[in-house]
Molecule: Bacterial RNase P class A
RNA sequence: CCAGCAGGCCGCCUUAUCGCUCUUUGCAAAAAGGGAGGAAAGUCCGGACACCAGAGGGCAGCAUAGCGGGUAACGCCCGUCACCGUGGUAUGCAGAACCGCGGGAGGACAAGUGCAACAGAAAGUAUGUACAGGUAAUGCUGUAGUGAAACCAGGUAAACUCUAUGCGGUGAAAUGCCAUGUAUACCGGCUAUAUGUAGGGCUGCUCGCCCGAUGCCGGGGGGUAGGCAGAUUGAGCGUAACAGUAAUGUUGCAUCCAGAUAAAUGAUAAGGGUCCCUCGGGGAUACAGAAUCCGGCUUACAGGCCUGCUUUUUUU
Numbered sequence: 001c002c003a004g005c006a007g008g009c010c011g012c013c014u015u016a017u018c019g020c021u022c023u024u025u026g027c028a029a030a031a032a033g034g035g036a037g038g039a040a041a042g043u044c045c046g047g048a049c050a051c052c053a054g055a056g057g058g059c060a061g062c063a064u065a066g067c068g069g070g071u072a073a074c075g076c077c078c079g080u081c082a083c084c085g086u087g088g089u090a091u092g093c094a095g096a097a098c099c100g101c102g103g104g105a106g107g108a109c110a111a112g113u114g115c116a117a118c119a120g121a122a123a124g125u126a127u128g129u130a131c132a133g134g135u136a137a138u139g140c141u142g143u144a145g146u147g148a149a150a151c152c153a154g155g156u157a158a159a160c161u162c163u164a165u166g167c168g169g170u171g172a173a174a175u176g177c178c179a180u181g182u183a184u185a186c187c188g189g190c191u192a193u194a195u196g197u198a199g200g201g202c203u204g205c206u207c208g209c210c211c212g213a214u215g216c217c218g219g220g221g222g223g224u225a226g227g228c229a230g231a232u233u234g235a236g237c238g239u240a241a242c243a244g245u246a247a248u249g250u251u252g253c254a255u256c257c258a259g260a261u262a263a264a265u266g267a268u269a270a271g272g273g274u275c276c277c278u279c280g281g282g283g284a285u286a287c288a289g290a291a292u293c294c295g296g297c298u299u300a301c302a303g304g305c306c307u308g309c310u311u312u313u314u315u316u
Base pairs, nucleotide, nucleotide: 003310004309005308006307007306008305009304010303012272013271014270015269016268017267018266020035021034022033023032024031025030037287041298042297044296045295046294047293048292049171050170051169052168061167062166063165064164065163066080067079068078069077070076081106083103084102085101086100087099088098089097107162108161112160113159114156115155129144130143131142132141133140175229176228177227178226181224184221186219187218188217189216190215199211200210201209202208236255238253239252240251241250242249243248273285274284275283276282277281
């Protein structure tokens, strides 16, 4: 130097024209301003919020499991210890202790069940080896040998299980409100069987003409289409100081940053960046797209940038 590992950040840019959506101003025309992500994804965990259920206890199910801290909360995050691996001090070998680096789901196998490579006769209510001793007889006794472990308190629980602790259910298609037309439960009113009543159409009005009955008018409940709220100002985001090893917290300053409903966030043109190629030019530009909102976890991701570590365990 390259490469690898670990962690963090960015993740195409600019301009013009034409559109889409929301907000504000405006009588209007129009103008001004906002308009996808680090994961908007998986819907896995924890909450906010809403409705339903709910005296208490138990079973089942799921989750967690050293200690301490953070947080609205968590199965998340931070710190730390036991323990394990490894390097150094370190030397012919080994090694206490110390200094680094990495891992670190770690209650219980003295209740039951299960599982276990090699070696070994045998790994579990022994098909009991060799040698020696002993007995009426028997692994009855001792020694040897294998092994981490051999008539026994062996190992193993991200094996069943047990123990302790925690968890009510359903999700924004939750939930609340308004409600046209059509049809209509129910209530009230109007009247006809025609030489045309109620009512309707033509019409500014009248006359006239036409249509004309399970009808017409009024009330009314339910709530379909649709609309409004929920809905975007929030455990917000940015920045500085302070506290803390850290996660994180407190205070000050600054700021408003999508809100649609089958669902906007786009298209075209020009220029630039990066990469690739047959170098005239052409091509590519990741993963992916909000749907009530937050905090996490997990998964996907072309390319670029920054920081640290490493020649050792298994590889230049």